[in-house]
RNA sequence: ACCGUUGUGGUGGAAUUGGCAGACACACUGGACUCAAAAUCCAACGAGGUAAAACUCAUACGGGUUCAAGUCCCGUCAGCGGUA
Numbered sequence: 001a002c003c004g005u006u007g008u009g010g011u012g013g014a015a016u017u018g019g020c021a022g023a024c025a026c027a028c029u030g031g032a033c034u035c036a037a038a039a040u041c042c043a044a045c046g047a048g049g050u051a052a053a054a055c056u057c058a059u060a061c062g063g064g065u066u067c068a069a070g071u072c073c074c075g076u077c078a079g080c081g082g083u084a
């Protein structure tokens, strides 16, 4: 330099045909139980915003196509593998 592949909440990891983004699990947090803890059970859990909502943003980054993009197209960055 070229080719292939991967990049999604705090972590692992889904979303197979473009159709509610983050299912499910773990962790963290609040509560129940307990003398206290462990285990177990319940609830909540991306960010901004608000009194609470509404609303806005978010799939490595920047564009494009589309009514609609994690998914398709172009470029960039990073990791891994390969070729010279």
Base pairs, nucleotide, nucleotide: 001083002082003081004080005079006078007077010026011025012024019067029043030042031041032040046057047056048055060076061075062074063073064072